[in-house]
This record gives sequence, C1' cells and structure tokens, in this order.
RNA sequence: CAGAGGCGCGGGCUUGAUGAGUCCUGCCGGAUGAGGGUGCCGACCCGGGGUAACGAACCAGAAUCCGGUGAAAAAGGCAAGACCGCCGAAGCCAAAAGCGAUACGGCAUCGCUGCGGCUGGGCGCGCACUGAAUAAGUGCGUGACUGUCACAUUGCAGAUUUCUGCUUUGUGGAGUGCUG
Repeated sequence: CAGAGGCGCGGGCUUGAUGAGUCCUGCCGGAUGAGGGUGCCGACCCGGGGUAACGAACCAGAAUCCGGUGAAAAAGGCAAGACCGCCGAAGCCAAAAGCGAUACGGCAUCGCUGCGGCUGGGCGCGCACUGAAUAAGUGCGUGACUGUCACAUUGCAGAUUUCUGCUUUGUGGAGUGCUG
C1' cells in the first nucleotide's frame, strides 16, 4: 500500500410504531384557598381587602386539585427499507476545563467537545443502571457461534529428513491482530 471477517460498522433520508388521548389549550361543574409561579435559592412576575407588618378576623378568589366535555402535539430513544460511506469499521466509559440548554443571576441537572481507558465480530441469558417502556442502550458476569493466528492433534496427499498443503478435534491469544 492492497485486502478479508458477516445477523459486520456508521451516516443522513423515507416510512412506521411508541411517546399519548399524555403535555399545552377552550368550556362546564365541584373542592380547597392566602398565598402562588421554575429542580433549589435569589431576583422578578401574578394575586384582593385589611394592617405598622405577606399578623389576626372578615370580604374576595391568584394559584392548585378533582370530575365532565371539545381540540390535540413534539423531542430524545426504537424498528424497517433503499441509498451513501466504510472494515478501528466504529462503539462505550470518562478527569479537568470550555461551550450550549433550562426566560434572568447562582447552584444542580442535561447535551456537545474531551486527557486517558476498554472492546476481533455479531447473537443469547442473568444482574444493575439509563429509559415512559414489555423498545433500545451501557456496565459486569456467563454461554454457544464466527473470522483469524499460534500450539498440540486426527486423516489424506506431495516431497523425502521430517518438511509442506488440505482436513479433524482441543487449548490459547488479541485488531498494536490477520492475509498478500
């Protein structure tokens, strides 16, 4: 430099399901009600009367909850398909720091980048975690399968000094591998 592994890897796109009859929102009825609004704090905003006081009583009814009815999503995550790019393909874990999102500031959280680390590949099972999830993923453990190489080994063939090729079985290794 070229190449192989196979339920092989990645990408955007299309379709579908889920999310969900949920969030948001209109109307009706009821309960509660002096506080309420965001994950938390601040600031800010909304909410009557009264008061020196967001004290009490009283009036009122912000917000909340429940029931009925109308309307009704989206994102992340998933599957399938064809296409494109590929064979450390790529994926995962993740320190410090930075950037972004959550209306504003701080904290927390989440996303992205990421030193470093792990994994040959896909499949199944168990546990834990993530997740709305019975989807899917991640980590750990485990099982058989598969490609490859090494060693041992069965059989056959060819050479003929114990080697080469194919093959059977077993054990082991790791992609920093393997073949040319």